Model confidence (mean pLDDT): 75 of 100. This is a predicted structure of a 108-nucleotide RNA (Glycine riboswitch aptamer) from an uncultured Sphingomonadaceae bacterium. Rfam family: Glycine riboswitch aptamer. Its family is annotated with glycine biosynthetic process in the Gene Ontology. Rfam's curators write: This family represents the bacterial glycine riboswitch.
RNA sequence: CUGACAGCGCGGGAGAGCCUCCGCGAUUCGCCGCCAACGGCGGAUCAAGGGGCGCCGAAGGAGCAACCGCCCCGGAAUCUCUCAGGCAAACGGACCGCGCCUUGUCGA
Numbered sequence: 001c002u003g004a005c006a007g008c009g010c011g012g013g014a015g016a017g018c019c020u021c022c023g024c025g026a027u028u029c030g031c032c033g034c035c036a037a038c039g040g041c042g043g044a045u046c047a048a049g050g051g052g053c054g055c056c057g058a059a060g061g062a063g064c065a066a067c068c069g070c071c072c073c074g075g076a077a078u079c080u081c082u083c084a085g086g087c088a089a090a091c092g093g094a095c096c097g098c099g100c101c102u103u104g105u106c107g108a
Base pairs, nucleotide, nucleotide: 001107003106004105005104007100008099009098010097011096012095017053019052020051021050022049025046026045027044028043029042030041031040032039033038054087055086056085060083061081062080063079067075068074069073
């Protein structure tokens, strides 16, 4: 100095059950005891969290390998697996584009 990578910001970004059961707790309706408070019973809605089966792959992780370096060995995916993660929205999201680069790594 320019380029690449990392980092930061912005934008785009797929797939698969808003399945089912239990449910701390909350709200509400009705009936009964009852002056009321309060208590009991039943129904409805939401719901932290947990269980079951099914499914997805593009956080992460793992496996094989085209290929690459060097040939002791090492690197290596958008493939494969599904431990993790995910299956309405939100969040997340490999990857892509644009910008920044004060600071770091590599290179000329």
It was read from a public genome assembly, where an Rfam model found it.